[in-house]
RNA sequence: GGGCCUGUAGCUCAGUUGGUUAGAGCAGCCGACUCAUAAUCGGCUGGUCGUAGGUUCAAGUCCUACCAGGCCCA
Repeated sequence: GGGCCUGUAGCUCAGUUGGUUAGAGCAGCCGACUCAUAAUCGGCUGGUCGUAGGUUCAAGUCCUACCAGGCCCA
C1' cells in the first nucleotide's frame, strides 16, 4: 500500500427483506425474604446504535468517506 471482518447500555451480545416503543444477560441502585449476609424474587436507572454526509415518507439496518480494532496479502 491492497483486500476482508467487527464497532448497539459500564461489560458480553441480539436486533429477521428498511416500518409501529432500541432489547437480553451480567453489573449498579431501591425493595421483598432473612436474626444478619449470601442466594433467590420484584422494580428502577443507564444508549447522540464509532464519526460525518447521502438515499428514502421512514435508516441500528442501504450507499459513500473517514476513525478505531482484528485477520490475510504484498
This is a predicted structure of a 74-nucleotide RNA (transfer RNA) from an Elusimicrobiota bacterium. It matches the Rfam family "tRNA". Rfam links the family to the GO term triplet codon-amino acid adaptor activity. Rfam describes the family as follows. Transfer RNA (tRNA) molecules are approximately 80 nucleotides in length.